[in-house]
């Protein structure tokens, strides 16, 4: 160095819910909370999957649509902590 993995060790992150705000809406800050993650750190690159505000079409019932969201939905770059075996 590289790949697995989790022994110790010091820590990390925060699921549902509540408040206060952003936002047409998925969703998202910030606070409290901890469901659980060995990357549940970061990156929308590929598939997925959610919304439809403006706009299109319409049998007026609804339909199409991402340029928008999701990395805690899979994958795949890329950074990282520990150190028994």
């Nucleotide at each position: 160095u590289g790949a697995g993995g989790u022994u110790c060790a010091a820590g990390g992150c925060a699921a549902a819910c509540c408040a206060c705000g952003c936002g047409a809406a998925a969703g998202u800050g910030u606070g409290g909370g901890a469901c659980g993650c060995a990357a549940a750190g970061c990156c929308a690159u590929g598939g997925g999957u959610c919304u439809a505000c403006u706009g299109c079409c319409u049998u007026c019932g609804g339909g199409c649509g991402a340029u928008g969201a999701c990395u805690g939905c899979c994958a795949g770059g890329u950074u990282g902590c520990c150190g028994c075996a």
This is a predicted structure of an 85-nucleotide RNA (c-di-GMP-I riboswitch aptamer) from a Chloroflexaceae bacterium. It matches the Rfam family "c-di-GMP-I riboswitch aptamer". Rfam describes the family as follows. GEMM was predicted in a large-scale screen for bacterial structured RNA regulatory elements. Genes associated with GEMM are involved in a diverse array of functions, including chemotaxis regulation, signal transduction, secretion and chitin. Gene Ontology term of the family: cyclic-di-GMP binding. It was read from a public genome assembly, where an Rfam model found it.